[in-house]
Context: one part of a larger RNA
Molecule: large-subunit ribosomal RNA, domain IV
Organism: Clostridium manihotivorum
RNA sequence: UUACAGUUAAGGAACUCGGCAAAUUGACCCCGUAACUUCGGGAGAAGGGGUGCCUACGAGAGUAGGUCGCAGAGAAUAGGCCCAAGCAACUGUUUAGCAAAAACACAGGUCUCUGCUAAAGCGAAAGCUGAUGUAUAGGGGCUGACGCCUGCCCGGUGCUGGAAGGUUAAGGGGAAUCGUUAGCGGUAACGCGAAGCGGUGAACUUAAGCCCCAGUAAACGGCGGCCGUAACUAUAACGGUCCUAAGGUAGCGAAAUUCCUUGUCAGGUAAGUUCUGACCCGCACGAAUGGCGUAAUGACUUGGGCACUGUCUCAACUGUAAAUCCG
Numbered sequence: 001u002u003a004c005a006g007u008u009a010a011g012g013a014a015c016u017c018g019g020c021a022a023a024u025u026g027a028c029c030c031c032g033u034a035a036c037u038u039c040g041g042g043a044g045a046a047g048g049g050g051u052g053c054c055u056a057c058g059a060g061a062g063u064a065g066g067u068c069g070c071a072g073a074g075a076a077u078a079g080g081c082c083c084a085a086g087c088a089a090c091u092g093u094u095u096a097g098c099a100a101a102a103a104c105a106c107a108g109g110u111c112u113c114u115g116c117u118a119a120a121g122c123g124a125a126a127g128c129u130g131a132u133g134u135a136u137a138g139g140g141g142c143u144g145a146c147g148c149c150u151g152c153c154c155g156g157u158g159c160u161g162g163a164a165g166g167u168u169a170a171g172g173g174g175a176a177u178c179g180u181u182a183g184c185g186g187u188a189a190c191g192c193g194a195a196g197c198g199g200u201g202a203a204c205u206u207a208a209g210c211c212c213c214a215g216u217a218a219a220c221g222g223c224g225g226c227c228g229u230a231a232c233u234a235u236a237a238c239g240g241u242c243c244u245a246a247g248g249u250a251g252c253g254a255a256a257u258u259c260c261u262u263g264u265c266a267g268g269u270a271a272g273u274u275c276u277g278a279c280c281c282g283c284a285c286g287a288a289u290g291g292c293g294u295a296a297u298g299a300c301u302u303g304g305g306c307a308c309u310g311u312c313u314c315a316a317c318u319g320u321a322a323a324u325c326c327g
Base pairs, nucleotide, nucleotide: 001322002321003320004319005318006317007316008315010313011312014311019308027051028050029049030048031047036041038145052067053066054065055064056063057062068072080306081305082304083303084302085301086300087298088297092104093103108143109142110141111140112139113138114137120129121128122127146293147292148291149290151223152222153221156220157219158216159215160214161213162212165211166210167209171205172204176200177199178198179197180196183192184191185190224242225241226240227239228238251285252282263279264278265277266276267275
C1' cells in the first nucleotide's frame, strides 16, 4: 500500500446520479392492526409485550411463589417498515457470454378463413401434419385480467359481392393483300396473270382481370383553416366564409407524450430543474397500433418519511492474507 473481516466518541444521509454498500429487523407465544378492496385479500400491515432456572399444584395447557445474570429465541441459522405516483392485471418467458424490463407470453375480447380429400403448412412427387379432430373444431391477424366504454369518416389502399356497359390474351375466323407461275401480250427488256402452294392478315367471336357499381374501419388508415362578435377589460355561448371522405366524441392531459419550459398556482423543504395535486395555451393524447380507471402482484421506475448506520463530517484502531523492508 492492497484485499478480506471487525470495532468506533459526537452527529446521523450532511455522502452520492441515487441510502450504492453497510447497518437495522429477524425465531416462537400473546395483544393489536388503517386506507382501499375484485370481499379472497391488504396482513407477518403498522405498533406493543413476553421467553432462563427452581418449588408447589395440575392429565395437560398453565397458574402461584421463589431465584441468578449486563444480557434467558443468552452462540449460529431466521422479514427493515411506511406513504404517494408511473407502467404492466397476475404466476410465468427473454438477449447461453454487458439489457430480466414497462419487452414477450397469458386467460379474456374481437375480426377473418375453413363443410372435410377442410382451410393452412411441409414436400418436384408419393405422402405427411392439421386429426384418428369436424364450426362449442381447426388456421391466421389484432388486442391483452377485471370495471366503465370503444365516437365520426368507405374519398385513397385493401378485402368481399355484383355483373349492364367500356377495355382486354391465346384460340377460332379469314376480308384483303403479297410471293410463286401454267398461260397471254411484247423483237426484247418487261408487263399482266387462273388454279394450287406459301407469307402477312382486317371485321367478327372470346375468360378472368382492370375501369365501373355497391358493401366493409376490433381492415391499412384519416379525424381542418381564416375573420368577426357580449354595456370596463378580457374571453367568445353566437355569426360569416373557404375547404374536406369526415373534421377528434367520451375520457385523459406540461403526461414513459409539452418544443417554448425550471409553464402558472398550490403542497411538501430553511432552500425542490425531480415529486404530488390542479389549470389547459394538447409544438405533436385519444378510444382493441385500444381510451380511462383499478384491488392484488413486481430482484421494474420515480418522489417522500421513520428506524438504522463509517455513505459522510473525518478519520482511527484491530485481525488475517499478500506486496515491501530488516535480519